[in-house]
The prediction has a mean pLDDT of 78. This is a predicted complex of two RNAs, RNase P RNA and transfer RNA, with 452 nucleotides together. It holds a member of the Rfam family "Bacterial RNase P class A". It is annotated as a ribozyme. About the family: Ribonuclease P (RNase P) is a ubiquitous endoribonuclease, found in archaea, bacteria and eukarya as well as chloroplasts and mitochondria.
RNA sequence: AUGGCAGGCCGGUCCGUCGCUCCGGCAUUUUGCCGGGGAGGAAAGUCCGGGCAACAGAGAGCACCAUCCUUCCUAACGGGAAGAUAUCCGAAAGGGUAUAGUAGUGUAACAGAAAAUAACAGUCCCGACUUGUCGGGAUAAUGGUGAAAAGGUGAGGUAAGAGCUCACCGGUCCCGACGGUGACGCCGGGAGCCGUACACCUGAUGGGUUGAAAGACCGCGUAUACCGGCAUCUGAGGGCUGCUCGCCCGAGCCGGGGGGUAGGUCGUAUGACCCAGUUAGCAAUAACUGGGCAAGAUAAAUGACGGAACAGGUGCAUAAGUCCUCUUGCAGGAUACCGCAUCGCGACAGAACCCGGCUUACAGGCCUGCCUUAAGA
RNA sequence: CGGGAUGUAGCUCAGCCCGGUUAGAGUACUUGUCUGGGGGGCAAGGGGCCCCGGGUUCAAAUCCCGGCAUCCCGA
Numbered sequence: 001a002u003g004g005c006a007g008g009c010c011g012g013u014c015c016g017u018c019g020c021u022c023c024g025g026c027a028u029u030u031u032g033c034c035g036g037g038g039a040g041g042a043a044a045g046u047c048c049g050g051g052c053a054a055c056a057g058a059g060a061g062c063a064c065c066a067u068c069c070u071u072c073c074u075a076a077c078g079g080g081a082a083g084a085u086a087u088c089c090g091a092a093a094g095g096g097u098a099u100a101g102u103a104g105u106g107u108a109a110c111a112g113a114a115a116a117u118a119a120c121a122g123u124c125c126c127g128a129c130u131u132g133u134c135g136g137g138a139u140a141a142u143g144g145u146g147a148a149a150a151g152g153u154g155a156g157g158u159a160a161g162a163g164c165u166c167a168c169c170g171g172u173c174c175c176g177a178c179g180g181u182g183a184c185g186c187c188g189g190g191a192g193c194c195g196u197a198c199a200c201c202u203g204a205u206g207g208g209u210u211g212a213a214a215g216a217c218c219g220c221g222u223a224u225a226c227c228g229g230c231a232u233c234u235g236a237g238g239g240c241u242g243c244u245c246g247c248c249c250g251a252g253c254c255g256g257g258g259g260g261u262a263g264g265u266c267g268u269a270u271g272a273c274c275c276a277g278u279u280a281g282c283a284a285u286a287a288c289u290g291g292g293c294a295a296g297a298u299a300a301a302u303g304a305c306g307g308a309a310c311a312g313g314u315g316c317a318u319a320a321g322u323c324c325u326c327u328u329g330c331a332g333g334a335u336a337c338c339g340c341a342u343c344g345c346g347a348c349a350g351a352a353c354c355c356g357g358c359u360u361a362c363a364g365g366c367c368u369g370c371c372u373u374a375a376g377a
Numbered sequence: 378c379g380g381g382a383u384g385u386a387g388c389u390c391a392g393c394c395c396g397g398u399u400a401g402a403g404u405a406c407u408u409g410u411c412u413g414g415g416g417g418g419c420a421a422g423g424g425g426c427c428c429c430g431g432g433u434u435c436a437a438a439u440c441c442c443g444g445c446a447u448c449c450c451g452a
Stems, first nucleotide, its partner, number of pairs: 001373001003371008013308006020038008040348001044359002047357005052211004059245004064207005069083005084099006100202002104200005120143002122139008151169006170194002172191005178185002215266004224257001226256005237249003273292008312343005321335005326329001378451007387404004397435001406422006428444005
């Protein structure tokens, strides 16, 4: 230099004019003036977790849902960090997926003899006879089917064969030693113990329900005429839970019909907060020190216009160097980060109670580490 | 702001929970036939990227993950 991999960051700057919204001050009847604040890394999806609030300051059991290797981080998590084992992708850096238990049960279409008590063909043995057929038996070494076919290689053995036996290799289980916090690794010994995948199931852990339209307060208005059903302590109904129980309240409740209101304040931005540094740790993260306060609308503000430079895009010209081609020449072609011209606030997107994550969208740019290939020293 | 459901032929829907041969039904469409013609009946036929993109699996409309669109409910 080329092409990649992993991680992090930015995603816009300046000037002028006119607006929008909130806060403070002054004037003020409406409103005006001055000063100050005013979107994001995802504010998004609402997929997880938490704060907060209400409901017995929320209780028991069942059901249901989620998670599932290890250790750690954290307020918590289905998130993150560091690792273990297996497998897949890649030449590599690296990336993806899976991983509780096996006591029990089920499924594996089509094809195939057979999908787990395996004989269709083939091979071997025995018998019969019409001598190439039939009947009986043995056999998983060979063939074909399939996504998957009963550990692999060799030797012995046998009628032919087969973990049938043995050696080595692979796996599983048991025992012991060592290393590790642990998942596990590694070494030695033993047992011929030897298909795979997915479910159900079992176990452990977690989850009470609802959700800012939670909820608290203030204000405005008012009527329950009439009809139906249930109930009045042997108790309807309610307490925001799918069912059962338990606890508490309890004289009204439900449907039709009718009447009223549909306003305000708080919750609501000082918080597991942000920035910088030091220390501990591989890291996620934690502790300490110093500094900071930074949108708050409610039909919903954060914008528009003009100018400047930057990054970038497009076009034209040039071709030292580099690459390619041949007719091997001061040959032809391609190529710019330089020059000129022109375009030029650009991507995804828009707070609505607040945080921690995840996921998804994203023009362009910057930084760090690593890998590959080529050349040179 | 909070929650729920759906997406399969031109249209309306099954199938999905519990994966398996070429995904069905009604209607619409095409052709033939019955009729003098229409309507209607009968027979045959065509038509599908199962919303999109990944993953699991031998195999996906069906299971899992992420998007998109539409509809519904809640003071």